RNA sequence: UCACCGAAAAGGCACGAUCCGGGGAACCGGAUUUCGCAAAGCCACCUACCCAGAACGGGAAGAGGAGCUGUCGAA
Numbered sequence: 001u002c003a004c005c006g007a008a009a010a011g012g013c014a015c016g017a018u019c020c021g022g023g024g025a026a027c028c029g030g031a032u033u034u035c036g037c038a039a040a041g042c043c044a045c046c047u048a049c050c051c052a053g054a055a056c057g058g059g060a061a062g063a064g065g066a067g068c069u070g071u072c073g074a075a
Stems, first nucleotide, its partner, number of pairs: 005073002012037002016033007035062001041068002045065003049059003
């Protein structure tokens, strides 16, 4: 230094809740924070799922996989 790995500390994220706003809905954005997360970072390519005004429409990455990227550091 790299890989595996995950103790401590720093920084980070945010299922849910509350408040404000958007959407017909699924759901989304902002603030605070509990459960939790070392990819709970990005990406709808595959499987599964949700909405639906039915159209090769929309949502969902904190469901699994593929792809791309990545913080810190003992044993």

Predicted 3D model of a 75-nucleotide RNA (c-di-GMP-I riboswitch aptamer) from an uncultured Geobacteraceae bacterium. Its mean pLDDT, the model's own confidence on a scale to 100, is 83.